[in-house]
Context: one part of a larger RNA
RNA sequence: UGACGGGGGUCCGCACAAGCGGCGGAGCAUGCGGAUUAAUUCGAUGCAACGCGAAGAACCUUACCAGGGCUUGACAUAUACAGGAAAGCUCCUAGAGAUAGGAGCCCUCUUUUGACUUGUAUACAGGUGGUGCAUGGUUGUCGUCAGCUCGUGUUGUGAAAUGUUGGGUUAAGUCCCGCAACGAGCGCAACCCUUGUCCUGUGUUGCCAGCAUUCAGUUGGGGACUCACAGGAGACUGCCGGGGUCAACUCGGAGGAAGGUGGGGACGACGUCAAAUCAUCAUGCCCCUUACGUCCUGGGCUUCACGCAUGCUACAAUGGGCAGUACAGAGCGUCGCAAUACCGCAAGGUGGAGCCAAUCGCAAAAAGCUGUUCUCAGUUCGGAUUGGGGUCUGCAACUCGACCCCAUGAAGUUGGAGUCGCUAGUAAUCGUAGAUCAGCAACGCUACGGUGAAUACGUUCCCGGACAUUGUACA
Repeated sequence: UGACGGGGGUCCGCACAAGCGGCGGAGCAUGCGGAUUAAUUCGAUGCAACGCGAAGAACCUUACCAGGGCUUGACAUAUACAGGAAAGCUCCUAGAGAUAGGAGCCCUCUUUUGACUUGUAUACAGGUGGUGCAUGGUUGUCGUCAGCUCGUGUUGUGAAAUGUUGGGUUAAGUCCCGCAACGAGCGCAACCCUUGUCCUGUGUUGCCAGCAUUCAGUUGGGGACUCACAGGAGACUGCCGGGGUCAACUCGGAGGAAGGUGGGGACGACGUCAAAUCAUCAUGCCCCUUACGUCCUGGGCUUCACGCAUGCUACAAUGGGCAGUACAGAGCGUCGCAAUACCGCAAGGUGGAGCCAAUCGCAAAAAGCUGUUCUCAGUUCGGAUUGGGGUCUGCAACUCGACCCCAUGAAGUUGGAGUCGCUAGUAAUCGUAGAUCAGCAACGCUACGGUGAAUACGUUCCCGGACAUUGUACA
């Protein structure tokens, strides 16, 4: 000087407390461990691994296993020699296929070069093989915590200190005052995006107040309004009062759509964990080279006495069923979204208007509201499991897809110790869309809106962190 203390002090955080809802019990989904296996490919392992890499494992993917093939190779560059005829496309035979054999169509042409292709030869290709403790790059974490440093000066023999400590204050090393310090940098804040109010401009595919018109903003028309897209204004403790005083600040008020960082996002200092990743990529070294490379068929990654994690659905009456009826936002669509119509109980099928989309479509929002039924039961709760029959995608749903119909109708009556999230348009609850994607294991993830709470006395305690201080068996 740090680090540490079941030392004391000050302060903060959904840290506790006050509340609301969960998990832990059940069934299922997904991930992991373990076991099993020819293989169950690999990585991630306290917080900070475990719905994680994977924003899509039937084949492919695929890295794993079994079997069948190839060896300058599936892919790159180059040279030499020999040969071929365009390249290529289609078909036949054998085979599980890779592949092997054969046939047809098919360029220019006088030749050469180039490009292509076959064979031989050589340099080489190739490796999701090892090492993340050789590395780059990227990322997590403490933590959006308020810290981390430097120059000059000064002090000390020196390691170092000072500044950065002290008195206040702040979300903040934020600002003020004081001070052997004076300044500066990286962080904080601001600048960026979005949302909340208004103004100006522009009105089509958007809108419709008044005037006509219609089944319908449908049409004439209009630019007021909504909305969209541009450009501006607006908030700064700026104003007033109280406290306080050197100042900072704090309490209340006015005006205002908004008030003291208005809400949300992006943004992550010096560093820590030899943290993660050689399987995104790149890369040193080591290793394989008729195989640890590569092609193919089939299988596996989907197994299942069990344990854990994250979710979904429930256990019902603030509910289940049936009928009627209302209101979003954000997305996506030509290899596509597909209306009206018709067929089917349905999944879906037939057919195809319109739309490269503020125009057409996906599209029905759901909870809600109204009426009716059930009457507290393992039930008209709950839907697992199983049998049968189908639909769709796809070369192909046996291993191993999703969905529909009929039947079946398991556990479960609110969950021990313990433990998690959340302070406002939040929690809770309700649906909607998208990426990936032929299809789909999505109940995941990411976004979007609808309805919409309770509580916070406070800082004694638990956990994490900041500052100065003290002790030290540590460096």
The part of an RNA shown here (small-subunit ribosomal RNA, 3' major domain) has 475 nucleotides and comes from an uncultured bacterium. Model confidence (mean pLDDT): 84 of 100. The full RNA is in RNAcentral, with records from ENA and SILVA.